[in-house]
């Protein structure tokens, strides 16, 4: 001066997951167990929806996370013995409903460029739905440069 890497503060980002008060225990790092706002998510009537429709081909919630295709391997079948066609469990691959961020303040549209396009749960049960009831407030991650002279309307603010 430079790489790496952990802690701690401030900043930002995805999620509902953020704010306040109070207690006990402690190895001062933390831990249990709670109170209220805020936000969230499920049950639950009349009306209106479904109907001979469903009810193991179970069903259904959270979620942005659905849907299709292809290879590779296994199985059947045809037969020209080296193709075709089907059905399939992995594991890769590719696009996709539909979701995030940036683009130097916000709202909507459009444009661009990066990403996500998963995971759980309930326990034979639940359409919608006011009073009602019951529950969640975890978690993951970046802060070198690049995106960076984006457009339209419109509003803030200066």
């Nucleotide at each position: 001066c430079g790489c790496a890497g952990g802690u701690c503060a401030c900043c930002g980002c995805c999620u509902a997951a953020u704010c306040g008060g109070a207690g006990c225990c402690c190895u001062c790092g933390g831990g249990c167990a709670c109170c209220g706002a805020g936000c969230c998510g499920g049950g639950a009537a009349c009306c209106c929806a479904c109907g001979u429709u469903a009810u193991u081909u179970g069903g259904g919630g959270u979620g942005a996370a659905u849907c299709c295709c292809c290879u590779u391997g296994g199985g059947c079948c045809g037969c020209u013995u080296g193709c075709g066609g089907c059905c399939u469990g992995a594991a890769g691959g590719g696009g996709u409903a539909g979701g995030g961020c940036u683009g130097c303040u916000c709202u909507u549209c459009c444009c661009a460029g990066c990403c996500c396009g998963a995971a759980c749960c309930c326990g034979u049960c639940a359409g919608c739905u006011a009073a009602c009831c019951c529950g969640g407030u975890c978690g993951g991650c970046g802060g070198c440069c690049c995106g960076a002279u984006g457009g339209a309307a419109g509003a803030a603010u200066g």
A computed fold for a 158-nucleotide RNA from Speluncibacter jeojiensis, annotated as c-di-AMP riboswitch aptamer (ydaO/yuaA leader).
Lineage of the source: Bacteria > Bacillati > Actinomycetota > Speluncibacteraceae > Speluncibacter.
Its mean pLDDT, the model's own confidence on a scale to 100, is 78.